[in-house]
């Protein structure tokens, strides 16, 4: 990188060091940023996808599935709902609203 699948309305940094201009994927909007962002390192934290442990189910071990617990393991995350919209359908007198898809992000598997 391909494909499959689950989740994306909650939660968590006014921290220390570095570094200096863009950043929020893309396009439009709207925001954030020299009162120093994005980013890198450290520390702290959040969550519970994988993994771990226990219980249930089961004739039974494992596996699958469900529930619960912890969090010192592997990831992830810590402005704004994925910041909002981009396509389609329905509804609405208008601003618009709802649902679904697409795109994107993350995990697990896969070639």
């Nucleotide at each position: 990188u391909u494909c499959u699948u689950a989740u994306c309305a909650a939660g968590a940094g006014u921290c220390g060091g570095g570094g200096g201009a863009g950043g929020a994927a893309c396009u439009g909007g709207u925001c954030c940023g020299g009162u120093g962002a994005u980013c890198c390192c450290g520390c702290a934290g959040c969550a519970a996808c994988c993994g771990u442990u226990g219980c249930u189910u089961g004739a039974a071990a494992c596996a699958c599935a469900g529930c619960a617990a912890a969090a010192a393991g592997g990831u992830g995350c810590u402005a704004a709902u994925u910041c909002c919209a981009g396509c389609a359908a329905g509804c609405a007198u208008u601003c618009g609203c709802u649902u679904g898809a697409g795109a994107g992000a993350u995990g697990a598997g896969u070639a």